[in-house]
Molecule: c-di-AMP riboswitch aptamer (ydaO/yuaA leader)
Organism: soil metagenome
């Protein structure tokens, strides 16, 4: 000076400071009404009864968030499960600076972490974060 990312800027105090704590603005996330959407499987009881629907109980199965990081098939490990790894396809995300955008070509990624049986959307309202990592890759075309 750039890149990924929300992760930037300003101020006050301590204490000299590129530090710490706090505050403001900006940016990003979560929770949270009406309406809308949704309302698992099996089984027992109740009333009712052509079937079915309804109410109560029990057992089984969980579910969700940040992020691009998802889906399907196939092979192996495993117990035929959960899960992990490889391959293929579809899909998704980034770079290719020197004002920016798009296209072509090239190239890389498709992780990790968290909540804890709980959360659809959601106005008001409540609340949290403002990290971390990294370095040249076509002197291409159009606007």
């Nucleotide at each position: 000076c750039g890149c990924c990312g929300a992760g930037g800027c300003c101020g006050u105090u301590u204490c000299g400071g590129u530090a710490a704590a706090c505050g403001g603005c900006g940016c990003g996330g979560g929770g949270g009404a009406c309406c809308c959407a949704a309302a698992g499987u099996u089984u027992g009881g109740c009333a009712g009864a052509u079937u079915g629907a309804g109410c109560c109980g029990a057992a089984c199965g969980g579910g969700g968030g940040c992020g691009a990081g998802g889906c399907a098939g196939u092979c192996g490990a495993g117990c035929g499960g959960a899960u992990c790894g490889g391959c293929u396809g579809c899909g998704g995300g980034g770079a290719u600076a020197a004002u920016c955008u798009u296209u072509c070509g090239u190239u890389c990624c498709u992780a990790g972490c968290c909540c804890g049986u709980c959360a659809g959307c959601u106005a008001a309202c409540c609340u949290c974060g403002u990290a971390g990592g990294u370095g040249u890759g076509g002197c291409a075309a159009a606007g």